[in-house]
RNA sequence: GCCCAUGUAGCUCAGUCGGUAGAGCAGUAGACUGAAAAUCUACGUGUCGUUGGUUCAAUUCCGACCGUGGGCA
Numbered sequence: 001g002c003c004c005a006u007g008u009a010g011c012u013c014a015g016u017c018g019g020u021a022g023a024g025c026a027g028u029a030g031a032c033u034g035a036a037a038a039u040c041u042a043c044g045u046g047u048c049g050u051u052g053g054u055u056c057a058a059u060u061c062c063g064a065c066c067g068u069g070g071g072c073a
Stems, first nucleotide, its partner, number of pairs: 001072007010025004019056001027043005049065005
């Protein structure tokens, strides 16, 4: 330098033939306990990497750029 994959909640990830974003774990509060652990209940605040384009509407489609991983030279 070229090619491929990937970027979504604190962490690990799901969600795409376009229709106003979720799970598990963690965390916080409460119940229970002499106290704690365990268990149960409630609670998500995310400009979906950035920036343009297409569209009535974009996490999803297209372009450029940035980060990460891999391959080739």